[in-house]
RNA sequence: GAUAAAGGCAAACCUGCCGUGAGGUAGGGACGCAAAGCCGAGAGUCUUCUUCCUUCGUCCCCUUAGGGGGACAGAGCCGCGAGGAAGAUAGUCUGGUUGCCGAA
Numbered sequence: 001g002a003u004a005a006a007g008g009c010a011a012a013c014c015u016g017c018c019g020u021g022a023g024g025u026a027g028g029g030a031c032g033c034a035a036a037g038c039c040g041a042g043a044g045u046c047u048u049c050u051u052c053c054u055u056c057g058u059c060c061c062c063u064u065a066g067g068g069g070g071a072c073a074g075a076g077c078c079g080c081g082a083g084g085a086a087g088a089u090a091g092u093c094u095g096g097u098u099g100c101c102g103a104a
Stems, first nucleotide, its partner, number of pairs: 001101001008033002013028006031091001037097003041094003044089009053079001054075002057072006
């Protein structure tokens, strides 16, 4: 890739199990899929944990005397925020890799 044939996978949802969670897995079920086979390397999205950003106190340093910087300890709870760590997703995209059928 053809209104061909053979076969394949299975979204949402429901049930059991696993996981803090994103989600996975087995069965049912089909919205779709020509790689909706496999691989988390890059981007995206999502999850969990954590730090910063706020306020107050003490101490230290600098100062143009207005203030600025740092360390420690306490309190708070906000986000559509920023950073870090560990994960999830191959049916978000890129990339890698393997492969069934096959006319004109």

c-di-GMP-I riboswitch aptamer from a rhizosphere metagenome, 104 nucleotides, folded computationally. Its Rfam family is "c-di-GMP-I riboswitch aptamer". Rfam links the family to the GO term cyclic-di-GMP binding. Its mean pLDDT, the model's own confidence on a scale to 100, is 78. Of the family's consensus pairs, 94% are formed in the model.